[in-house]
Overview
This is a predicted structure of a 118-nucleotide RNA (FMN riboswitch aptamer (RFN element)).
Formats: sequence, C1' cells, structure tokens
RNA sequence: AGGUCGCUUCAGGGCGACGAGAAUUACGUCGACUGGCGGUAUAGCCCGCGAGCUCGUUAGAGCACGAACCGGUGAGAUUCCGGUGCCAACGGUAAAGUCCGGAUGAUAGAAGCCAAUU
Repeated sequence: AGGUCGCUUCAGGGCGACGAGAAUUACGUCGACUGGCGGUAUAGCCCGCGAGCUCGUUAGAGCACGAACCGGUGAGAUUCCGGUGCCAACGGUAAAGUCCGGAUGAUAGAAGCCAAUU
C1' cells in the first nucleotide's frame, strides 16, 4: 500500500379544506405533499436489491409486493430540461402512500477501523 475475516457507526419521507355521516387525516369533491439502496448521463414508475409472510439449524428456497409516455439538448439520458400522467406492503380502525402499530426493530447498503496474509 492493498482490504479477505472481523469490528464500529450510520442507514424512510409525507394532508389540508369542505360535504355526507353516529363515527373518517380512511368515503366524496377540490387542492396539496412524500419518494429507501446499488447500477447506468443525475431515475419512486429502466435493470437489480431491501422492508412483509411461510418453510429451513444454517445456507437458502418459495409466496406476496406498484407505476411513463411525448418533445428538446447531447457522443451518450425511459435518469437532465419542458410537458402531461401514473404508483405506493402488512396489521388496526368507517374503507388509509400521508393516522396508529410491529419499529428505540430489521435490511438493501454507505462510511470508517483492521488481525492474518501479500
């Protein structure tokens, strides 16, 4: 110097008004808001991963889980710019991406330290 094993730290955001109603941040109307991680020309909706459930001693396996087009610039962008759209686990509760809960959790991963060894 390198960074395998190991260790440490970090690692999810967001709703109002009115209406109806016994009761709603959940229904209806109108108008808002939010966007985990890696890859790639900068991405919620391109590819992949994670969060949930089941099985398994483990490794892991299975199931569930959403969505985009048009134009422009450019060598290159479904990522930038412009426009118009769309989507959002599980449990609870009056039906929920935004409330409460599992969760002071876990994880994709990020940063750092580093024995051995070279």
Its mean pLDDT, the model's own confidence on a scale to 100, is 84.